[in-house]
Molecule: FMN riboswitch aptamer (RFN element)
Organism: Denitrobacterium detoxificans
RNA sequence: AUAUCUGUUCAGGGAGAGGUGAAAUUCCUCACUGGCGGUAAGGGGCGCAAGCCCUAAGUCCGCGACCCGCGCAAGCGGCUGAUCUGGUGAGAAUCCAGGACCAACGGUUACAGUCCGGAUGGAAGAACGGAAAC
Numbered sequence: 001a002u003a004u005c006u007g008u009u010c011a012g013g014g015a016g017a018g019g020u021g022a023a024a025u026u027c028c029u030c031a032c033u034g035g036c037g038g039u040a041a042g043g044g045g046c047g048c049a050a051g052c053c054c055u056a057a058g059u060c061c062g063c064g065a066c067c068c069g070c071g072c073a074a075g076c077g078g079c080u081g082a083u084c085u086g087g088u089g090a091g092a093a094u095c096c097a098g099g100a101c102c103a104a105c106g107g108u109u110a111c112a113g114u115c116c117g118g119a120u121g122g123a124a125g126a127a128c129g130g131a132a133a134c
Stems, first nucleotide, its partner, number of pairs: 004131007016030004031114002033103002035063004042055005058101002067078004083099005105117003
């Protein structure tokens, strides 16, 4: 100190105002939110330089969650939302500007991304520590 094994801890945000109504944080108008890893022409740091490190996407790739099937279980399989236009440029799915769109299941005096519930749960993974080859 790598593969690998292992312990602990952590690991999701958002309804404010008005309208209608018997009833809506569920409808309508405005508002508000964005899990994890990767990628990057942005930002920051180090370096003479080459380059390195940190950070950076809800709608690009992958994953988790939810849901469905099978299973005593562990788990396996399936399913799994949404982005355009313009600008700059050698190059834009990520930059800049503008517009748009998406968000499990069950509940509810009335249809829920934002309320209540499963959930003091699970988990992608993150940090720190222990063991440890060739």